Molecule: Guanidine-I riboswitch aptamer
Organism: Mesorhizobium sangaii
RNA sequence: AGAGUUGGUGGCUAGGGUUCCGGCGCUCGUUUGAGCGCGCUGGUCCGAGAGCUGCCACCGGUGUGGGAGACAUCCCACCGGGUGCACGGCGGGACAAAAGCCCGGGAGAC
Numbered sequence: 001a002g003a004g005u006u007g008g009u010g011g012c013u014a015g016g017g018u019u020c021c022g023g024c025g026c027u028c029g030u031u032u033g034a035g036c037g038c039g040c041u042g043g044u045c046c047g048a049g050a051g052c053u054g055c056c057a058c059c060g061g062u063g064u065g066g067g068a069g070a071c072a073u074c075c076c077a078c079c080g081g082g083u084g085c086a087c088g089g090c091g092g093g094a095c096a097a098a099a100g101c102c103c104g105g106g107a108g109a110c
């Protein structure tokens, strides 16, 4: 100085709104109810690159761990306190709608 890897996914939470449930108000009806409106603690629902956790993958080790192979090496098992750092708009997008979701580790800042 250059190149590559620094990952994937499930559950949960911070958070989010209002399709459904529930609740409340009004109107109609009154036997069960129906219509309109209101995000209203909640349930369903959405949900983190920079949150938690599990599994997988990768990496390192075990050579008096096992197996295969002429060798290079490959497969399996076991161990790991390994997989760094991370300030971040405006605006736009989807679903019913919104959001720490997606654009986005973006623009920008240091």
Base pairs, nucleotide, nucleotide: 007056008055009054010053011052012051015046016045020043021042022040023038024037025036026035027034028033057083058082059080060079061078062077065076066075067074068073085105087108091103092102093101